Formats: sequence, structure tokens, C1' cells
RNA sequence: GCCUGGGUAGUUCAGUGGCAGAACACCUUCAUGGUAAGAAGGGGGUCGGGAGUUCAAUUCUCCCCCCAGGCU
Repeated sequence: GCCUGGGUAGUUCAGUGGCAGAACACCUUCAUGGUAAGAAGGGGGUCGGGAGUUCAAUUCUCCCCCCAGGCU
């Protein structure tokens, strides 16, 4: 330098045009003599950055940044 995959909540990941989600973690309450496990509820997101297409973009197109792997 070229190719492929990836970047979404604190962490691990889903979501592939139409309200941004799950699990774990965190907070509150319940429950217990107390702790853990358990039950109910809650908070938390510029969807890596910019531009384009579209009525509408996390999703499609282009450029850039970062991570992993491969080729030379």
C1' cells in the first nucleotide's frame, strides 16, 4: 500500500430504512434476624466523525479516524 470483518448504554452484544433494545453491571423498593441468591421498578445513548441519497438513515453510498485478521 491492497483486501476482509468490526466500532451501538459502564461491559458483552442484538437491531440492516419508520419509537434505539437485551443480558450483566448501577440505583430504589420488597423480602431476611442479617448476608447472598430471589421479586418489582428506575436511571443511563452526539448509534466512531463528516458529507450525500431519501418524506424519513444505527441501517444505503462516499471520505476520514480507530481496532482485529489476511496479502504483498

The RNA shown here (transfer RNA) has 72 nucleotides and comes from a Candidatus Brennerbacteria bacterium. It matches the Rfam family "tRNA". Rfam describes the family as follows. Transfer RNA (tRNA) molecules are approximately 80 nucleotides in length. By type it is a transfer RNA. The source organism's lineage runs through Bacteria, Bacteria candidate phyla and Candidatus Brenneribacteriota. The RNAcentral record of the sequence draws on ENA.